[in-house]
Molecule: transfer RNA
Organism: Candidatus Omnitrophota bacterium
RNA sequence: GGGGCUGUAGCUCAGCUGGGAGAGCACUUGCAUGGCAUGCAAGGGGUCAGGGGUUCAAUCCCCCUCAGCUCCA
Numbered sequence: 001g002g003g004g005c006u007g008u009a010g011c012u013c014a015g016c017u018g019g020g021a022g023a024g025c026a027c028u029u030g031c032a033u034g035g036c037a038u039g040c041a042a043g044g045g046g047u048c049a050g051g052g053g054u055u056c057a058a059u060c061c062c063c064c065u066c067a068g069c070u071c072c073a
Stems, first nucleotide, its partner, number of pairs: 001072007010025004019056001027043006049065005
């Protein structure tokens, strides 16, 4: 330098054929227990890596850039 894959909550990840942004763990509050652990209920937390484009509508499609992994040279 070129090819491929990956980037979504604090962490690990899902998200189908473009239309609701989610799960588990973690965190906060309440209840149960004398307390802890634990269980149950409720809640907070997102620039979907960044920018641009297509579209009525983009995590999803197209282009560029950035970061990580990997292959070739």